The RNA shown here (Lysine riboswitch aptamer) has 161 nucleotides and comes from uncultured Enterocloster sp. Lineage of the source: Bacteria > Bacillati > Clostridia > Lachnospiraceae > Enterocloster. The prediction has a mean pLDDT of 80.
RNA sequence: GUAGAGGUUGCGCCGAUCAGGAGUACCGGUUCAGAUGUGGCAGGCACAGACGAUGGUCCGGGAAAGGGAAAGGUGCCGAAGAGGCGGUCAGUCCUGCGGGAUCGUUUCUGGGCGCAGGAUGAAGAAUCCUGUGACUGUCAUCCGGGUGGAUGGAGAGCUAC
Numbered sequence: 001g002u003a004g005a006g007g008u009u010g011c012g013c014c015g016a017u018c019a020g021g022a023g024u025a026c027c028g029g030u031u032c033a034g035a036u037g038u039g040g041c042a043g044g045c046a047c048a049g050a051c052g053a054u055g056g057u058c059c060g061g062g063a064a065a066g067g068g069a070a071a072g073g074u075g076c077c078g079a080a081g082a083g084g085c086g087g088u089c090a091g092u093c094c095u096g097c098g099g100g101a102u103c104g105u106u107u108c109u110g111g112g113c114g115c116a117g118g119a120u121g122a123a124g125a126a127u128c129c130u131g132u133g134a135c136u137g138u139c140a141u142c143c144g145g146g147u148g149g150a151u152g153g154a155g156a157g158c159u160a161c
Stems, first nucleotide, its partner, number of pairs: 001161004007077001010076005017069002026061004031056003036048004040097005080109010110136002113133008138153006
């Protein structure tokens, strides 16, 4: 440098359709109460409000997004994920904080699963993080007649050429 392996629950992307979100948000009406409410959060500012803010009861109507499963398709084996720093973009009335998308850089993680906690979330879903448990692949050392076992390491690894 090239080609491969870990798994049939390896990793990521798209995805008809389906569940859920939810009888929720919201709109209209009724009635009770009666002064605050909205712009992610705070300050300012702006707008709405006794021609009734907002909240509750009842009646009528009634969504969507992120996320999830999925036939199928596709790119791959630092596949990928997360943290820090920096740039750009969108959103925002201004400032600050926070959040989102994307690019670069750097640090950590071999892989999937169970359990506990945390973040996001409508959620006992899912994703991510931390810890832990056995399992699994790989290499090193030691033990072992064979099958295997013990300890330890990390993908910048391992195998073949």
Rfam family: Lysine riboswitch aptamer. Its family is annotated with lysine biosynthetic process in the Gene Ontology. On this family, see Mandal et al., Cell 2003: "Riboswitches Control Fundamental Biochemical Pathways in Bacillus subtilis and Other Bacteria". The sequence is in RNAcentral, with records from MGnify.